[in-house]
RNA sequence: GGAGAGCUCCGGACGGUCGCCUUCCCGGUCGCGCGAGCGGCGCGGGAGGGAGGAAAGUCCGGACUUCCACGGGCGGCAUGCUCGCUAACGGCGAGGCGCGGCGACGCGACGGAAAGUGCAGCAGAGAGUAGACCGCCCGGUCCUUCGGGGCCGGGCAAGGGUGAAAGGGUGCGGUAAGAGCGCACCGCUUUCCCGGCGACGGGGAAGGCAUGGUAAACCCCAUGCGAAGCAAGACCAAAUAGGGAGGCGGAGACGCGGAUCGCCCGUUCCGCUCGCGGUCGCUCCGGUGAUCGUGACCGUCUCCGGGUAGGUUGCUCGAGGCCGGUGGUAACGCCGGUCCCAGAGGAAUGACCGUCACCCCGGCGAGGCUUCUGCCGGAUCGGGGUACAGAAUCCGGCUUAUGGAGCUCUCCGGCC
Numbered sequence: 001g002g003a004g005a006g007c008u009c010c011g012g013a014c015g016g017u018c019g020c021c022u023u024c025c026c027g028g029u030c031g032c033g034c035g036a037g038c039g040g041c042g043c044g045g046g047a048g049g050g051a052g053g054a055a056a057g058u059c060c061g062g063a064c065u066u067c068c069a070c071g072g073g074c075g076g077c078a079u080g081c082u083c084g085c086u087a088a089c090g091g092c093g094a095g096g097c098g099c100g101g102c103g104a105c106g107c108g109a110c111g112g113a114a115a116g117u118g119c120a121g122c123a124g125a126g127a128g129u130a131g132a133c134c135g136c137c138c139g140g141u142c143c144u145u146c147g148g149g150g151c152c153g154g155g156c157a158a159g160g161g162u163g164a165a166a167g168g169g170u171g172c173g174g175u176a177a178g179a180g181c182g183c184a185c186c187g188c189u190u191u192c193c194c195g196g197c198g199a200c201g202g203g204g205a206a207g208g209c210a211u212g213g214u215a216a217a218c219c220c221c222a223u224g225c226g227a228a229g230c231a232a233g234a235c236c237a238a239a240u241a242g243g244g245a246g247g248c249g250g251a252g253a254c255g256c257g258g259a260u261c262g263c264c265c266g267u268u269c270c271g272c273u274c275g276c277g278g279u280c281g282c283u284c285c286g287g288u289g290a291u292c293g294u295g296a297c298c299g300u301c302u303c304c305g306g307g308u309a310g311g312u313u314g315c316u317c318g319a320g321g322c323c324g325g326u327g328g329u330a331a332c333g334c335c336g337g338u339c340c341c342a343g344a345g346g347a348a349u350g351a352c353c354g355u356c357a358c359c360c361c362g363g364c365g366a367g368g369c370u371u372c373u374g375c376c377g378g379a380u381c382g383g384g385g386u387a388c389a390g391a392a393u394c395c396g397g398c399u400u401a402u403g404g405a406g407c408u409c410u411c412c413g414g415c416c
Base pairs, nucleotide, nucleotide: 001412002411003410004409005408006407007406008405009404010403012356013355014354015353016352017351018350020050021049022048023047024046025045026044027043028041029040030039031038032037052388056399057398059397060396061395062394063393064229065228066227067226069267070266071265072264073263074262075261076225077224078223079222080221081095082094083093084092085091096110097108098107099106100105111220112219116218117217118214119213133160134159135156136155137154138153139152140151141150142149143148168186169185170184171183172182173181187209188207189206190205191204192203193202194201195200233313234312235311236310243304244303245302246301247300248299249298250297255272256271257270258269259268273296274295275294276293277292278291279290280289281288282287320339321338322337323336324335325334326333327332357386358385359384360383361382362381363380367376368375369374
């Protein structure tokens, strides 16, 4: 000097004039009230506050609200190495293994293939109780241009070919030719020892060279899991047609219905009516049981039709921010101190002016270099620009968009 990797921080600044939203105080005014006081006001004044690191995507996890609970099983969904952090997570930290990179580092959907099923087109001899196309060797036999060729029998899976992947890999020996056939190393299996909380790592011994791939295929294993969502919900006011039609259910000592993903079982809790008439049975002639019909009531489902969509609240004090100490490699925890930091409601931060900062372009110029008309250039002037982008119940993450600054580390080249 160039090319990269990781981490942290900021998100233009200052002043002025108008204009917004909000909290508190003082005053004014209007309404109600005997009064104290209550409420409203685009009213006046004063003291404060007022968008983000992603507010975005709605991908995860929660807080909170409503549905009146709990346990077990099956299903469904989610996660998937180990140990920690956290309210929790599919997040974060540290590590292990694998892959990529020369490296700093980055990525991982990272449990199980000997429980089972499926899939891998085509090609190829053969794709998992998976092999002989071309070939190599031996024996016999026929032909021969004496190079060799054909046929039959036997041996081989080392060489070639096909394929994404081919009966462990490389090398040596051995063999008729070969082959873990034997040997060395690697790989694999079994077992033992050491280190580590652990995932795993290192080493010794024995062993036959056998038990391919794929589970973001079904599946098996382990762990976890109610649903809906601030348009949740609560209160007030007003209005309408407390409308109409149809279906199902309404038990009597155990039964029916309902209760937080679907189904089943158990526990627990909640709810469960009447009138009239007909028929039949019983009868102490008072009545009663069963059944049918009908009417009302309760619960639930479906369809048609109508009204309202106004106001208040939820609404910002939080798993909160900052500082210091302490424990921990870290994520983060604990202790102490300090601060209050938007709450709009069709949705508030806007407009104008000036100065400064940074960047780009152009001009002038003290001066410098010089290959002699090229380059650099303090002060200074003019013009332009300053990213991605705006809360809507709130919080912890992830992902995406984007302008700059700083620190640390890696690789390459040059000089001393």
A computed fold for a 416-nucleotide RNA from a bacterium, annotated as Bacterial RNase P class A.
It matches the Rfam family "Bacterial RNase P class A". By type it is a ribozyme.
Its mean pLDDT, the model's own confidence on a scale to 100, is 76.